The RNA shown here (Bacterial small signal recognition particle RNA) has 98 nucleotides. It matches the Rfam family "Bacterial small signal recognition particle RNA". By type it is a non-coding RNA gene.
[in-house]
RNA sequence: UCCUCAGCCCUGUGCAAGGGUGGUAAGAGGCAACGCUUCAGGCCCGGAAGGGAGCAGAGCACCUCUUAUCAUCCUGUGCCGCAGGUGUCUGGGGACCU
Numbered sequence: 001u002c003c004u005c006a007g008c009c010c011u012g013u014g015c016a017a018g019g020g021u022g023g024u025a026a027g028a029g030g031c032a033a034c035g036c037u038u039c040a041g042g043c044c045c046g047g048a049a050g051g052g053a054g055c056a057g058a059g060c061a062c063c064u065c066u067u068a069u070c071a072u073c074c075u076g077u078g079c080c081g082c083a084g085g086u087g088u089c090u091g092g093g094g095a096c097c098u
Stems, first nucleotide, its partner, number of pairs: 001095007008087001009085006015078002017075014035060004043052003
């Protein structure tokens, strides 16, 4: 000086962690006269059979919180895997020259 290997640095990528958003499931709470269904009682129509409107209640929908899971986005979180780059940095090995 050259080659090669490893480490450090950088880039890309994958994975994990954290955060945001959305879907689904479950639990809890809320929804006052202004969502839907069913409407006890009572009320109305009818000679009757029956019908009607419909409060309370219940269910569903809706909202909030929590948990789990899935999807997606982000991160100077990791120094975890893989690939590449070059620095001419550190170390090892080999060859050549002096």
Record summary:
Model confidence (mean pLDDT): 75 of 100.